[in-house]
């Protein structure tokens, strides 16, 4: 140096063919208990990797960069 997948919540991951961003674990709070642990109930205001561009809208198209892995040379 090219090419391919990925980057979304604290972790680990979804998000169809563009229309109001979500689930599991963790976490707080409350129930229960004598107190805990389990359990059971409620709670996400995320610059969705960065900057542009398309568009009435963009996690989603597209362009260049940045970070990851695997693959050629």
């Nucleotide at each position: 140096g090219g090419g391919c997948a990925g980057g979304u919540a604290g972790c680990u991951c979804a998000g169809g063919c563009g229309g109001u961003a979500g689930a599991g674990c963790a976490u707080g709070c409350g129930g229960c208990u004598g107190a805990a642990a389990a359990c059971c109930g409620c709670a996400g205001u995320g610059u969705c990797g960065g900057c542009g561009g398309u568009u009435c809208g963009a996690c989603u198209c597209c362009g260049c960069c940045c970070c990851u892995g695997c693959c050629c040379a």
Molecule: transfer RNA
Organism: Phycisphaerae bacterium